[in-house]
Context: one part of a larger RNA
RNA sequence: GGUGUACGGUGGAUACCUAGGCACCAAGAGCCGAUGAAGGACGUGGCAUAACUGCGAUAAGCUUCGGGGAGCUGUUAGCAAGCUUUGAUCCGGAGAUUUCCGAAUUGGGAAACCAGACAGGGUUCAUCCCCUGUCAUGGCCGAGUGAAUCCAUAGCUCGGUCAAGGGAACGGGGCCAACUGAAACAUCUAAGUAACCCCGGGAAAAGAAAGAAACCUCGAUUCCCUCAGUAGCGGUGAGCGAAAUGGGAAUAGCCUAAACCUCGGACAUGUAAGACGGCAGUCGUUGUGUUCGGGGUGUCGUGGGAUCGACACGUGUUUCUGCCGAAGCACGAACGAGUUACAAAGUGUGGAGCUAGCUGAGAGGACUGGAAAGUCCUGCCACAGAGGGUGACAGCCCCGUAGGCGAAAGCGAAGCACCUCGUGUCGAUAUCCCGAGUAGCGCCAGUCCCGUGAAACCUGGCGUGAAUCCGCGGGGACCACCCCGCAAGGCUAAAUACUACUUGGUGACCGAUAGCGAAAAGUAGCGUGAGCGAAAGGUGAAAAGUUCCCCUGUGAGGGAAGUGAAAUAGUACUUGAAACCGUAUACUU
Numbered sequence: 001g002g003u004g005u006a007c008g009g010u011g012g013a014u015a016c017c018u019a020g021g022c023a024c025c026a027a028g029a030g031c032c033g034a035u036g037a038a039g040g041a042c043g044u045g046g047c048a049u050a051a052c053u054g055c056g057a058u059a060a061g062c063u064u065c066g067g068g069g070a071g072c073u074g075u076u077a078g079c080a081a082g083c084u085u086u087g088a089u090c091c092g093g094a095g096a097u098u099u100c101c102g103a104a105u106u107g108g109g110a111a112a113c114c115a116g117a118c119a120g121g122g123u124u125c126a127u128c129c130c131c132u133g134u135c136a137u138g139g140c141c142g143a144g145u146g147a148a149u150c151c152a153u154a155g156c157u158c159g160g161u162c163a164a165g166g167g168a169a170c171g172g173g174g175c176c177a178a179c180u181g182a183a184a185c186a187u188c189u190a191a192g193u194a195a196c197c198c199c200g201g202g203a204a205a206a207g208a209a210a211g212a213a214a215c216c217u218c219g220a221u222u223c224c225c226u227c228a229g230u231a232g233c234g235g236u237g238a239g240c241g242a243a244a245u246g247g248g249a250a251u252a253g254c255c256u257a258a259a260c261c262u263c264g265g266a267c268a269u270g271u272a273a274g275a276c277g278g279c280a281g282u283c284g285u286u287g288u289g290u291u292c293g294g295g296g297u298g299u300c301g302u303g304g305g306a307u308c309g310a311c312a313c314g315u316g317u318u319u320c321u322g323c324c325g326a327a328g329c330a331c332g333a334a335c336g337a338g339u340u341a342c343a344a345a346g347u348g349u350g351g352a353g354c355u356a357g358c359u360g361a362g363a364g365g366a367c368u369g370g371a372a373a374g375u376c377c378u379g380c381c382a383c384a385g386a387g388g389g390u391g392a393c394a395g396c397c398c399c400g401u402a403g404g405c406g407a408a409a410g411c412g413a414a415g416c417a418c419c420u421c422g423u424g425u426c427g428a429u430a431u432c433c434c435g436a437g438u439a440g441c442g443c444c445a446g447u448c449c450c451g452u453g454a455a456a457c458c459u460g461g462c463g464u465g466a467a468u469c470c471g472c473g474g475g476g477a478c479c480a481c482c483c484c485g486c487a488a489g490g491c492u493a494a495a496u497a498c499u500a501c502u503u504g505g506u507g508a509c510c511g512a513u514a515g516c517g518a519a520a521a522g523u524a525g526c527g528u529g530a531g532c533g534a535a536a537g538g539u540g541a542a543a544a545g546u547u548c549c550c551c552u553g554u555g556a557g558g559g560a561a562g563u564g565a566a567a568u569a570g571u572a573c574u575u576g577a578a579a580c581c582g583u584a585u586a587c588u589u
Base pairs, nucleotide, nucleotide: 001588002587003586004585005584006583007582008581009580015574016538017537020510021509022507023506024505025504026503027502028501029499030498031166032165039101040100041099042056043055044054046079047078051075052074062095063094064093065092066091067090071083072082073081106115107114108113116135117134118133119132120131121130122129137163138162139161140160141159142158143157144156145155170201171199172198173197174196181188185235211218212217222249223248224247225246232240233239253491254490255489256435260296261295262294263293264292265291266290267289268288269287274283275282276325277324278323279322280321281320301469303434304433305432306431307428308427309426310425311424313332314331315330316329317328318327319326334423335422336421337420338419346418347417348416349415353411354410355409357405358404359403363378364377365376366375367374379396380395381385387399388398389397440464441463442462443461444460445459446458450476471486472485473484474483475482525532526531545573549559550558551557
């Protein structure tokens, strides 16, 4: 030095555990913000206050209304001082306070700071100083004032109202890559994806056919299954990839523009046409046309509407005056409808349910053991034998569970009442209307399964440029026949997507190199910065956390003693593998 054995050190694998994660389900909630948000800075405790949590100069809190019932002054021990059955701490509803920064909004600014103006107040002899309130910008509406420049307009000022900024994913829109694949690469793909920007909501978007079909028909939109990896597209490569039908989920339809009537403003014409008809009187800034605005009417594709004609409940009233007629309007009845569109405010009642909680059956003995929930014996409850805890494994010890009950205050669904709104039918077809720089066409693009193709449909840029029902669009070039529909205005719930957040639950999900990056961390640390980004769990049932003595440097550490079931469980603490390092011993070189 090696090998073996025994005993240790080091180390922290493994086993067991869980305080934390992950995924999903159900229900709720789905926005917050100038009444100052989200997010922060700085403060705030009797001491010790570094950090977390809470709170804001009223600062681990203030008031009040409920719940609850014996302890309490957070994590956090200790000391001190207190509070509390006159009900504290704690839980819930409502309110008060809420520094400074931050959209940040009086001005500035290198965020959490500096400097102001005006009004009111405090202090002071007075100033300084302090406190409270107001003072940003833009859009829209209204008013005042008011240039060049006569009217006007711009500008300025004031009042009212709204906006801004933030938010995990989901949504709509704009803009739009590359790696990659094609075994290279350019059309193509990745992909209209990622990223960026704008906007909105609890959902968004879409949506009541100028549709889909095929000679039969269906009847807004959305989503799922199917159709179907089909029809197709494609350096016909790689790849991309429908739709109708059918079956379901959910269902809901409406309002305008125009023609026509009427009212008001402006302009033009302009004194006789006219003022519902007839007669008489009277009026005439009346009438007519154009344009703008308000009200009524009207909304469709077996074309619809206006207009004209006929018919239809009652009462009142109006149309310059009187009479007769005619027409219109209002109210009522009847019928119908309504707060998410279709018109729009709601009010009262109602009270499911939510935001604290309460009640809740049933076991004893013996033995082993440190400890009984284990074993044995004998019982009980069960609408409760889900689960967790308790010194080992508990239906009956504790918390709970099944079941039942509960709200002063706030929120609040359905329903009901009040309230509000609306009203016709038939026929005729002479005239009028039915969304214009639109449709269409040409050129160039985009999107559609569709890469220019025979390339329609849809959308855009430039140019050109119709028709009004005897009209217009579509049915995949185009034409004819036939069929389907009615563009160029608008609104619209549900079925659908998502989960930052709340509550409850589940797991052939993880168990500390796993599971979120994080068993509290976006911390420590790194980087000028954008940004990157860890490690780290376990004594014991209970601290009972080792009094005293001894060695030692008034150490570290240890011995002995004591606690404990156990101290080779001693805070470097469960178990304690291997590498690695020793001590003793046997054999061997």

Model confidence (mean pLDDT): 81 of 100. Predicted 3D model of a 589-nucleotide part of an RNA (large-subunit ribosomal RNA, domain I) from a Planctomycetota bacterium. It matches the Rfam family "Bacterial large subunit ribosomal RNA". The organism belongs to Planctomycetota, within Bacteria.